[in-house]
The RNA shown here (transfer RNA) has 77 nucleotides and comes from Rubrivirga sp. SAORIC476. Lineage of the source: Bacteria > Pseudomonadati > Rhodothermota > Rhodothermia > Rubrivirga. Rfam family: tRNA. It is annotated as a transfer RNA. The coordinates come from a structure-prediction model, not an experiment, and the mean pLDDT is 81. The RNAcentral record of the sequence draws on ENA.
RNA sequence: GGGCCCUUAGCUCAGGGGUUUAGAGCGCUCGCCUCACACGCGAGAGGUCGAUGGUUCAAAUCCAUCAGGGCCCACGA
Numbered sequence: 001g002g003g004c005c006c007u008u009a010g011c012u013c014a015g016g017g018g019u020u021u022a023g024a025g026c027g028c029u030c031g032c033c034u035c036a037c038a039c040g041c042g043a044g045a046g047g048u049c050g051a052u053g054g055u056u057c058a059a060a061u062c063c064a065u066c067a068g069g070g071c072c073c074a075c076g077a
């Protein structure tokens, strides 16, 4: 230098244009249970879907650029 992939909750990920209002597991908080803790049960908080712009009636989802991360290839004094 060239190509490909990834970026969604604290962590691991699902979701691939409209069925709401963005979800799951783990974690966290509260309650129940227990002498207490753990386990178990119930409830809750937590997200500008990496950024900006574009397409569209409508974008986490499609397009472009940028940023960060990963892999492969090539080159080099």
Stems, first nucleotide, its partner, number of pairs: 001073007010026004018057001028044005050066005